[in-house]
Context: one part of a larger RNA
Molecule: small-subunit ribosomal RNA, 5' domain
Organism: uncultured bacterium
RNA sequence: GACGAACGCUAGCGGCGUGCCUUAGGCAUGCAAGUAGAGCGGGGUGUAGCAAUACACCGAGCUGCGAACGGCUGAGUAACACGUAAGAAUCUACCCUUUGGCGGAGAAUACCUUACCGAAAGGUAAGUUAAUACACCAUAAGACCGAGAGGUGAAAGGGCUUAACCGCCCACCGAAGGAGGAGCUUGCGACCUAUCAGUUAGUUGGUGGGGUAAUGGCCUACCAAGACAGCGACGGGUAGGGGGCGUGAGAGCGUGAUCCCCCAGAACGGGACUGAGACACGGCCCGUACACCUACGAGUGGCAGCAACUAGGAAUCGUGCGCAAUGGACGAAAGUCUGACGCCGCGACGCUGCGUGAAGGAUUAAGGCGUAUAUCGUUGUAAACUUCUUUUGACCUGCGGGACACCAAAGGUAGAAUAAGCACCGGCUAACUCUGUGCCAGCAGCAGCGGUGAUACAGAGGGUGCAAGCGUUGUCC
Numbered sequence: 001g002a003c004g005a006a007c008g009c010u011a012g013c014g015g016c017g018u019g020c021c022u023u024a025g026g027c028a029u030g031c032a033a034g035u036a037g038a039g040c041g042g043g044g045u046g047u048a049g050c051a052a053u054a055c056a057c058c059g060a061g062c063u064g065c066g067a068a069c070g071g072c073u074g075a076g077u078a079a080c081a082c083g084u085a086a087g088a089a090u091c092u093a094c095c096c097u098u099u100g101g102c103g104g105a106g107a108a109u110a111c112c113u114u115a116c117c118g119a120a121a122g123g124u125a126a127g128u129u130a131a132u133a134c135a136c137c138a139u140a141a142g143a144c145c146g147a148g149a150g151g152u153g154a155a156a157g158g159g160c161u162u163a164a165c166c167g168c169c170c171a172c173c174g175a176a177g178g179a180g181g182a183g184c185u186u187g188c189g190a191c192c193u194a195u196c197a198g199u200u201a202g203u204u205g206g207u208g209g210g211g212u213a214a215u216g217g218c219c220u221a222c223c224a225a226g227a228c229a230g231c232g233a234c235g236g237g238u239a240g241g242g243g244g245c246g247u248g249a250g251a252g253c254g255u256g257a258u259c260c261c262c263c264a265g266a267a268c269g270g271g272a273c274u275g276a277g278a279c280a281c282g283g284c285c286c287g288u289a290c291a292c293c294u295a296c297g298a299g300u301g302g303c304a305g306c307a308a309c310u311a312g313g314a315a316u317c318g319u320g321c322g323c324a325a326u327g328g329a330c331g332a333a334a335g336u337c338u339g340a341c342g343c344c345g346c347g348a349c350g351c352u353g354c355g356u357g358a359a360g361g362a363u364u365a366a367g368g369c370g371u372a373u374a375u376c377g378u379u380g381u382a383a384a385c386u387u388c389u390u391u392u393g394a395c396c397u398g399c400g401g402g403a404c405a406c407c408a409a410a411g412g413u414a415g416a417a418u419a420a421g422c423a424c425c426g427g428c429u430a431a432c433u434c435u436g437u438g439c440c441a442g443c444a445g446c447a448g449c450g451g452u453g454a455u456a457c458a459g460a461g462g463g464u465g466c467a468a469g470c471g472u473u474g475u476c477c
Stems, first nucleotide, its partner, number of pairs: 001476003005473005012354006018347002020312001025310002029307003034065003039062002043058006072265003082189006090182003095178007103137002106134001112127006143152003157170004191237003198228003203225008240262004244255004267288005290301003318344001320343003326340001327338004357388004367379004394413004400407002421466005427446002432461005442449002
């Protein structure tokens, strides 16, 4: 000098930041991912109507897109995890550009109805219906396979308008390119330890095969016997990495909170499914532990999302408001959703700004303290007193801003009013005397003070430093 700090004393206001560093312990409750009726059939309610029907609203289902983003945490990881610089054997939904298409004809199923099982969670059977769901045929510029001949494989409609076509818009399929994204390989860089010296058998390389979007012992069969290591292999310990941050003249040393990039994880361990993308925090399956529920047969759950609770701890906040802004998902749009985000609240936790009055004022008042005890010194122009000002706070008006809460320019009213502490004073180190105590009580960062004249203990007066803070402790330079 610094801090995500804590503790003690103290405390007027604002702005901007920032706030579980410990148990990756456990979590009641609410919310955090939905959306589309302009893909589809149908259910319920209401209004108008005798009815047909029309309109509006609501909920579930099929289907599409999203849910792989955003948010949290740092357990693991010493590794191509990260940083940087290169590379070749790759994929890429939505978006942009270009190009070629969008013809025909089907079988089901959820919802629903009926019946049944179960305490529940949930499930079974029969009947029935739709689609941009599913499957088939046709077509194939280009694509893929093939030496060639040749072969393979696609699509979906909806809305507006119209008498109907046409037309316009949004979709759909094939192909090429782009943008952005992702996977893979390599050089170099970056902790401690030799009281860890040898390590390795898919190990190192090759061939055939498999597998992947793709290279590759990634996997497998066979063949060879290699590969790494004192420039530290292997083992052990510790640790997410970087941009940065702190300090320092720099070199360096320390560090990796908040913000940004990358990685990893989602109770613990394992696994795949779907998908352009996951081996998937608020998806699925299995095992384990824990917790809840049960009619004992069975079933349910995962806050390292936002709040909240509990435990731990020296220690870290509200079960707040809003989608108005920015951004995201879906939608043609209106819009819906969004604890991302924007705001408000709490904490002097930090930085920063302002204030606690200004000018004048000597009977140098009283009181305190000191002493050379005096027409004394000091507190001290300090106070009183006079004049003035009104920041901040209080009250009133309220340009304007804001989703609201509320903020707030400017103006006005009263009134010096509402506002100073903390540490230190032997040396280092700015600041000195008295009294008390008597190696006691105590102080102390270091050396050291204290045993009767203590500027070093305690109190007082006075002083010094910083100031809404000041000290102490801890850690780093």